[in-house]
Molecule: SAM riboswitch aptamer (S box leader)
Organism: Bacteroidales bacterium
RNA sequence: GAUUUAUACAGAAGAGUGGAGAGAUUAGGCUCUAUGAAACUCUGGCAACCUACCCGCUUUCGGCAAGGUGCCAAUACCUAAUCCUGGGAAACCAGGAAAUUAUAAAUU
Numbered sequence: 001g002a003u004u005u006a007u008a009c010a011g012a013a014g015a016g017u018g019g020a021g022a023g024a025u026u027a028g029g030c031u032c033u034a035u036g037a038a039a040c041u042c043u044g045g046c047a048a049c050c051u052a053c054c055c056g057c058u059u060u061c062g063g064c065a066a067g068g069u070g071c072c073a074a075u076a077c078c079u080a081a082u083c084c085u086g087g088g089a090a091a092c093c094a095g096g097a098a099a100u101u102a103u104a105a106a107u108u
Base pairs, nucleotide, nucleotide: 001108002107003106004105005104006103007102008101013043014042015041016040017039021032022031023030025081026080027079028078029077044072045071046070049068050067051066053063055062056061076100082097083096084095085094086093087092
């Protein structure tokens, strides 16, 4: 890198370095940002996918949080870049399912 499965409206920030962008891609919107963006480091935290452990207890559900990851503005920031359903004369609106993306685990 590829494939499969699961999850994505919950949750959790301070400091240092840094010095202008950031919010996955494209378009539009909106938001964050010199009261300091991205990135990196440290500390802290959230969560519970995998491992370990423990108990209830037997269903593989619950607890714990030591280890491996992940994450810590806004739903994956919102909408579209697909399809279906309903409404509407239309513009468009509402809902659903995909696709894409991210993360985990397994396989390759």